Predicted 3D model of a 266-nucleotide RNA (Bacterial large signal recognition particle RNA) from a Dehalococcoidia bacterium. The gene name in the source record is ffs. The coordinates come from a structure-prediction model, not an experiment, and the mean pLDDT is 78. The model forms 84% of the base pairs in the Rfam consensus. NCBI's taxonomy places the organism under Bacteria, Bacillati, Chloroflexota, Dehalococcoidia. Its Rfam family is "Bacterial large signal recognition particle RNA". Its family is annotated with signal recognition particle, plasma membrane targeting and SRP-dependent cotranslational protein targeting to membrane, signal sequence recognition in the Gene Ontology. Rfam describes the family as follows. The signal recognition particle (SRP) is a universally conserved ribonucleoprotein involved in the co-translational targeting of proteins to membranes. Rfam classes the family as a non-coding RNA gene.
RNA sequence: CCGUGCUAGACGGGGAGCUAGCGGUGCCCUGUACCCGCAAUCCGCUACAGCGGGGUGGAAUCCCCCUUCAGAGGCCGGUCCCAACGGGCCGCUGUCCGCGACCGGCGGCGUUGAUGGCUUGGUCCCACGCGGCGCAGCCUUGCGAACCCCGCCAGGUCCGAGAGGAAGCAACGGUAAGCGAGCAACUGCGGGUGCCGUGGGAGUGCCUGGCCUGAGUCGUCUAUCCGGGUAUGUCCGGGGGAACCGCGUCGAAAAGGGGUGCGCGG
Numbered sequence: 001c002c003g004u005g006c007u008a009g010a011c012g013g014g015g016a017g018c019u020a021g022c023g024g025u026g027c028c029c030u031g032u033a034c035c036c037g038c039a040a041u042c043c044g045c046u047a048c049a050g051c052g053g054g055g056u057g058g059a060a061u062c063c064c065c066c067u068u069c070a071g072a073g074g075c076c077g078g079u080c081c082c083a084a085c086g087g088g089c090c091g092c093u094g095u096c097c098g099c100g101a102c103c104g105g106c107g108g109c110g111u112u113g114a115u116g117g118c119u120u121g122g123u124c125c126c127a128c129g130c131g132g133c134g135c136a137g138c139c140u141u142g143c144g145a146a147c148c149c150c151g152c153c154a155g156g157u158c159c160g161a162g163a164g165g166a167a168g169c170a171a172c173g174g175u176a177a178g179c180g181a182g183c184a185a186c187u188g189c190g191g192g193u194g195c196c197g198u199g200g201g202a203g204u205g206c207c208u209g210g211c212c213u214g215a216g217u218c219g220u221c222u223a224u225c226c227g228g229g230u231a232u233g234u235c236c237g238g239g240g241g242a243a244c245c246g247c248g249u250c251g252a253a254a255a256g257g258g259g260u261g262c263g264c265g266g
Base pairs, nucleotide, nucleotide: 001266002265003264004263005262006261010056011055012030013029014028015027020046021045022044023043024042034054035053036052037051038050063259064258065257066256067255068254071250072249074247075246077245078244079243081241082240085237086236087235088234089233093231094230095229096228097227098226100225101224104221105220106219107218108217109216116212117211118210119209121207122206123205124201125200126199127198128197129196130194131193133190134189135188136187137186139182140181141180142179143178149174150173151172157166158165159164
C1' cells in the first nucleotide's frame, strides 16, 4: 500500500427557556435526517449526565476538533424616530372672544342742526311731611248670667194677735265679662303704599329743556392689524416600543483546514 473482518464513535444539529446541573418532550432557527415506547400541576439521568427495545452503516463524503457564516440571547450600550403621561408658552398654525383700530362696500339719521362742550329738571339714594290702604283702639248698636250681678218682685216662705214688716225664686226690665255688626271723624301702629310735597346727596348712563359750536354721525359686512383666551399648535420633561449600528456569548447547514483505531492474509 491492497484485500478482508471488527471496534470506538455515528445514524440530524443548534438557540432561548426549564433545571442544582445534563439530555429529551414542548417553542424557535437550520433544512430532510433509521424505527418503536415515555414525558410540562413534565420524563429520564448525574460529570462516561435521556432511558428501554430493535435495526443500519462504520475508520472516513460519513467519526472528532478549529475558522467563516444563517439565526438566537445579552449590554438596562449608542444613534434616530414614535406613543401613554406631566408641565410651560401663545413665537408658528388653527380656533374663539372684544360696546379695540382702520381701508373699502351697503343702509339709516343729519343746516327743520350731526358732533362736542357747559347747564336746568327727571330717572337713583336718604330724611321729614302729606295722602291712600290695612289693623287696633275710641265711639254707636245688637246679643249676652238657672243660683253664686242689679231693679221690681206675682205665687209661696218667714216674723207678728193684728196693723204691718223681712228675705227672695220664676216672669219682666237691665247690666258685666264676652261675642257680633257699624264705623264719618279722632288716636296709635304698619307696608311689596304714591304720576304727591320739602330738604339734602350721588351721578354723568339715559330722557328732557336752554346756551355756544357748525358737518358729520350711527348700524352692518369683508379684508387687515391690535388685545385677550385656547389645543388639535409649539417647547420641555418623561419613560414603553420599533429600526439601525457597536461590543460580547452560543452557533445549524455548507465550505475550508486539521485529527482518529484493532485483528488476519498478501